[in-house]
Context: one part of a larger RNA
RNA sequence: CGUACACGGUGGAUGCCUUGGCAGUUGGAGGCGAUGAAGGACGUACUAACUUGCGAUAAGCCUAGUUGAGCCAGUAAGAGGCGCUUGAGACUAGGAUUUCCGAAUGGGGAAACCCACCUGUUUACAGGUAUCAUAUGGUGAAUACAUAGCCAUAUGAGGCAAACGCGGAGAACUGAAACAUCUAAGUACCCGUAGGAAAAGAAAUCAACCGAGAUUCCGAAAGUAGCGGCGAGCGAAAUCGGACCAGCCCUUAAGCUUUAGUGUAGUUAGUGGAACAUUCUGGAAAGUAUGACGAUACAGGGUGAUAGUCCCGUACACAAAAACUUAUCUAAAGUGAAAUCGAGUAGGACGGGGCACGUGAAACCUUGUCUGAAUAUGGGGGGACCAUCCUCCAAGGCUAAAUACUCCCAACUGACCGAUAGUGAACCAGUACCGUGAGGGAAAGGCGAAAAGAACCCCUGUGAGGGGAGUGAAAUAGAACCUGAAACCGUGUACGU
Repeated sequence: CGUACACGGUGGAUGCCUUGGCAGUUGGAGGCGAUGAAGGACGUACUAACUUGCGAUAAGCCUAGUUGAGCCAGUAAGAGGCGCUUGAGACUAGGAUUUCCGAAUGGGGAAACCCACCUGUUUACAGGUAUCAUAUGGUGAAUACAUAGCCAUAUGAGGCAAACGCGGAGAACUGAAACAUCUAAGUACCCGUAGGAAAAGAAAUCAACCGAGAUUCCGAAAGUAGCGGCGAGCGAAAUCGGACCAGCCCUUAAGCUUUAGUGUAGUUAGUGGAACAUUCUGGAAAGUAUGACGAUACAGGGUGAUAGUCCCGUACACAAAAACUUAUCUAAAGUGAAAUCGAGUAGGACGGGGCACGUGAAACCUUGUCUGAAUAUGGGGGGACCAUCCUCCAAGGCUAAAUACUCCCAACUGACCGAUAGUGAACCAGUACCGUGAGGGAAAGGCGAAAAGAACCCCUGUGAGGGGAGUGAAAUAGAACCUGAAACCGUGUACGU
C1' cells in the first nucleotide's frame, strides 16, 4: 500500500411525520376614507430585545350580554400581584380614548420634522385656517350699466384596494418558414370611470310569402357560409335545444332610491348532548382475550401504540340585553322630468373606423370635413341597384334574473404536495443579504410520552471536549439531539506485497 471482515468518524440521503401550501365546492361579503383610510414611524408591561395587542386612558378604559375558576399574550423563566359566585380572566355587541406621518388639508419639508395666524376660555388647552366643483350672498376693475376678479357661508369631492366591467388611446416580438397587405391583436401597456356585478335591453329587429317577438349566457348549427399577398390565417348569422324570464315612461304615471313603522327569517357570543369494564403483554393500552352497552351521534381530532362508549366534539334540540341584514305590507319624501314623438337629424360626397367581410358588386352601423330631406297621404330595412311584396317606426329615457370575478369570511372536499416538494416564505420572509436605484432575493422543520434537559465527582485554560454517577423504555434519544444511506477518513484483526 492492497484485499477481506469487524467497529467507528464524517455526511444528511431515505423512511415516517406536519404546524404550511395548492386546487376547488357551497354559502356570505363585495368595499375602506376629511367622523382622517390603506400603509407606516415612535411609543406602551415589574421588561433589555423581538413578535402580538394597544395609543400619553397606550398587552389597555366604560356599558350590555354569554361563560365561570382561574388569571397577569408569546419567546420565558423569575419576581410581585389579582380573582374565586359580592364574578377575575375570556368571548360577543355597542361606546370612549386613538401621539406623529400618510389624500394629509394652516405654511413649509430631505415622510413620521420645522414654523405660524385667528377665536374661545379654566393660561394651559380646545377649535378653526388646503384645493377644486356646485349653490347662495356680499363686494367689485379696465368701462357708464355690467362682467371678470375677490371675499364669506353651506354641501360635495380628493386617496387606497385582488380580479371582474364599460369607455379613451394603443405597440412590438412572433406567424407568414424572408417581407411590405395580413397576423400577433384591439392582445400587452397607459389613461378615465363605475358597480357588486357591469354592460346590453323591450325592434326604424329578424325572417321569407311561413312566421317569430327585449337583452344576456351556455350547447348545437360550424370550423359550415364566407373573408383572405384566396398565403399564413381569420371566421359568422338565421335556426334549433337549454339557463333566466318583465316589462315600462316622457300623456296622472311603471319603476327606482331614502327614511319611518310592521314583522318573517337569519348573522355577530353561547347551552344541553348517549354509551365499558376486567385480563394479558408492555415504559405506557386505545392492542390481545372475555363479557357488555349507545347510535337521528361509527365526521374528525386528542390522549404515553391502533378508543363509537376517556377528553374535545359529532347527530339532534335550544339560546340574544345589544348591533346588523332581510321576505311581506303601510306611510312620507326625493328621483324619474326632456323636447309639442325626437333636425343640422335621416340621407348624400370625400377620408377613415366597426361589422367574420382586407374596397370589393359591398349593403348595414359609425363619423373628421362639406352638405342636407320628408313629417304617417310619411319614413327605415329586407347585402350593389330598381319594382312588387313583407316587415318595422330612428334621431328621448328607465329596467330585475340567468352571466363575469375573488383581496376577504365560514364550513367542507381532494386517485393534490409532504421540507431540493408544496407559496419566494411550514421556521420572527418579502426577512437576511445584494444593488446608487428601479429592482433582485435566499438558506433554515422533527430530543423525549413527559425536561424527568444530566444534582454530585474526576481530567482541563474556573476552557472546548470527555469519563463516571443519575433520569429515561431507550442517551449510539444529550440539546451539533427521530431514522441515519453513499461519497470521504480512520482503528483493530487476518492475508498478500